[in-house]
């Protein structure tokens, strides 16, 4: 010198679901109930390896709904564009 996987950080995208019911002075917001969502996290397993066997292991954006969310605005979300730093696979 080319700079891959993978990390962190700026700025941008970025859904889903009830303005349900009661009750607290109305909204907001709280509490309770019933109804729903799944893209902060969290959990489980298939094929498949492996071993005589039991059994280990084994991925998600699939499952689950514990936690988180369900007017509007705010906020926050995985993945995602660029930018930059770290790093250094492969030539």
């Nucleotide at each position: 010198a080319u700079g891959a996987u993978g990390u962190c950080g700026a700025c941008g995208g970025g859904a889903g679901a009830g303005a349900c019911c009661c009750u607290g002075a109305a909204c907001c917001c709280a509490g309770g109930g019933c109804g729903c969502c799944g893209a902060a996290g969290g959990a489980g397993c298939a094929a498949g390896g492996c071993g005589g066997a039991a059994g280990c292991u084994g991925a998600a954006a699939c499952u689950c709904u514990c936690a988180g969310g369900c007017a509007a605005a705010a906020g926050g979300u995985a993945c995602u564009g660029u930018c930059g730093a770290c790093g250094g696979a492969c030539g």

Predicted 3D model of a 91-nucleotide RNA (Glycine riboswitch aptamer) from Symbiobacterium sp. Of the family's consensus pairs, 91% are formed in the model. It was read from a public genome assembly, where an Rfam model found it. The source organism's lineage runs through Bacteria, Bacillota, Clostridia, Symbiobacteriaceae and Symbiobacterium. The prediction has a mean pLDDT of 79.